[in-house]
Molecule: transfer RNA
Organism: Minisyncoccota bacterium
RNA sequence: GGCCGCUUAGCUCAGUUGGUAGAGCGUCCGGUUUACAUCCGGCAGGUCAGGGGUCCGAGUCCCUUAGCGGCCA
Numbered sequence: 001g002g003c004c005g006c007u008u009a010g011c012u013c014a015g016u017u018g019g020u021a022g023a024g025c026g027u028c029c030g031g032u033u034u035a036c037a038u039c040c041g042g043c044a045g046g047u048c049a050g051g052g053g054u055c056c057g058a059g060u061c062c063c064u065u066a067g068c069g070g071c072c073a
Stems, first nucleotide, its partner, number of pairs: 001072007010025004019056001028042004049065005
C1' cells in the first nucleotide's frame, strides 16, 4: 500500500425481507435470612463508533472518516 471482517446497555452478545431497539450477566431497589450468599420480584441504563446520502421510514442499504482484528504484498 491492497483486500476482508467487526464496532448495538457497565460486560458478553442477539436483532429475520428496512417497519415500536432486546436477552443473559452486572449495578440499584424490594422480598426472603439474625446476617451474608442463593432464590424470587421490580426499576434504571442506548447519539446502534463519528459524519453524510437514499427512503414515507435506516441498527439494517450506499458513501466517507476513525478504532480494532485478520490476510496478501